[in-house]
Predicted 3D model of an 87-nucleotide RNA (c-di-GMP-I riboswitch aptamer) from a marine sediment metagenome. The model forms 94% of the base pairs in the Rfam consensus. Its Rfam family is "c-di-GMP-I riboswitch aptamer". About the family: GEMM was predicted in a large-scale screen for bacterial structured RNA regulatory elements. The sequence is in RNAcentral, with records from MGnify.
RNA sequence: GAAAAAGGCAAACCCGCAGUAAGGCGGGGGCGCAAAGCAUGAGGUCUAAGGGAGUACUGAUUCGCAAAAGACGGCUCGGCUGCCGAA
Numbered sequence: 001g002a003a004a005a006a007g008g009c010a011a012a013c014c015c016g017c018a019g020u021a022a023g024g025c026g027g028g029g030g031c032g033c034a035a036a037g038c039a040u041g042a043g044g045u046c047u048a049a050g051g052g053a054g055u056a057c058u059g060a061u062u063c064g065c066a067a068a069a070g071a072c073g074g075c076u077c078g079g080c081u082g083c084c085g086a087a
Base pairs, nucleotide, nucleotide: 001084008033009032013028014027015026016025017024031074037080038079041077042076043075044072045071046070052065054063056061
């Protein structure tokens, strides 16, 4: 970073799997991506089973609240690595 070449990845959605969930993995599928390759360093966003404080009931249980050491690298910045070579 191009009206190039060889390629690569794969959004939404559908099916299956495990997970409380966010989301992930596999198959299909392509919205797009010059790092949409790797890895959570900083921030941000999402989820909350267990645990915590509370509410209703008083039999079992229910309801919402805050919070990450869970998740998102296709949220932003930063780090490492990689293909090609016009201006």

Its mean pLDDT, the model's own confidence on a scale to 100, is 82.